Annotation:
The RNA shown here (c-di-GMP-I riboswitch aptamer) has 105 nucleotides and comes from an Anaerolineales bacterium. The model forms 95% of the base pairs in the Rfam consensus. The source organism's lineage runs through Bacteria, Bacillati, Chloroflexota, Anaerolineae and Anaerolineales. Model confidence (mean pLDDT): 83 of 100. The sequence was found by an Rfam model in a public genome assembly.

[in-house]
This record gives sequence, structure tokens and C1' cells, in this order.
RNA sequence: UCAUGCGAAGAGCACACUCCGUGAAAACGGAGGCCGCAAAACUACAGGGCCUAACGUAAUCUGCGUGGACGGGGGAACAGACUGCUAUGGCCGCCAGCUGCCAUU
Repeated sequence: UCAUGCGAAGAGCACACUCCGUGAAAACGGAGGCCGCAAAACUACAGGGCCUAACGUAAUCUGCGUGGACGGGGGAACAGACUGCUAUGGCCGCCAGCUGCCAUU
């Protein structure tokens, strides 16, 4: 230096869940907790993949739908409900990129 990680040694991180907080959500931060992890360190601007759908947008349904002689029907615009699409929002404990401790041959 490369490869490997059965067993060590010194360390490390912290799934789920609970509480508090941020957020539209996904999710994230802190405390507790400890499923597990040889990178469960870092990187979302090396890439791939995945999650959410606020804003936006399209369809459908509902409401509303001026005045002027009277009446009826319809429509634009607007509002609400619901479904689809969509990241600028997220995930590195999905794959990966990249850096590193110890030991062994």
C1' cells in the first nucleotide's frame, strides 16, 4: 500500500418506541431508549433509487352566477370538496461515492 473482517483490544453510533420542539407533509432537532451496525463517519452538487405534495396545475362534483320592461335557460369569473400530475421540500440505518481505527494473511 492492497485485500480481508472469524476472534480480539480501545473506542463509536443509536432502530423501534416515549416526551418536548420545528414543519403542510415526508421528515428533522433535543432528551430518554438500545434493534442492530466494520464505516449505521461524511456526501442529497459524483450518481441511482425512494418518500411527501405546501405552492402550482388538470379533470369531476357542489355552490354562486349583476343591472337594465318581464320571465326561463345557459355561461365567464370566483369559492369549496375530491382525485391525478408535479420538488423548489425530504431520506445516506436503500444502493452508492468518498475518508478512516484496529487486527490478520